Source information
RNAcentral holds the sequence, with entries from ENA and Rfam. A computed fold for a 73-nucleotide RNA from Heterostelium album PN500, annotated as transfer RNA. The prediction has a mean pLDDT of 81. Its Rfam family is "tRNA". Its family is annotated with triplet codon-amino acid adaptor activity in the Gene Ontology. About the family: Transfer RNA (tRNA) molecules are approximately 80 nucleotides in length.
RNA sequence: GUUUCUGUAGUGUAGUGGUUAUCACAUAUCCUUCACACGGAUAGGGUCCUGAGUUCAAUCCUCAGCAGAAACA
Numbered sequence: 001g002u003u004u005c006u007g008u009a010g011u012g013u014a015g016u017g018g019u020u021a022u023c024a025c026a027u028a029u030c031c032u033u034c035a036c037a038c039g040g041a042u043a044g045g046g047u048c049c050u051g052a053g054u055u056c057a058a059u060c061c062u063c064a065g066c067a068g069a070a071a072c073a
Stems, first nucleotide, its partner, number of pairs: 001072007010025003018056001027043005049065005
């Protein structure tokens, strides 16, 4: 330099255009325990990488940019 892939909560993830974006771990509170751990219940936490476009409607489709990874040179 070229091509391809990825970007969603603190971390890792599901989500093939349509109601309030999913789950696990983690965090907070409560229950349990003499206490801790395990276990149970509840809660908080997301400008879906950025911008533009298509559409009645975009996390999802198109384009550009940014960041990361891989292959080739």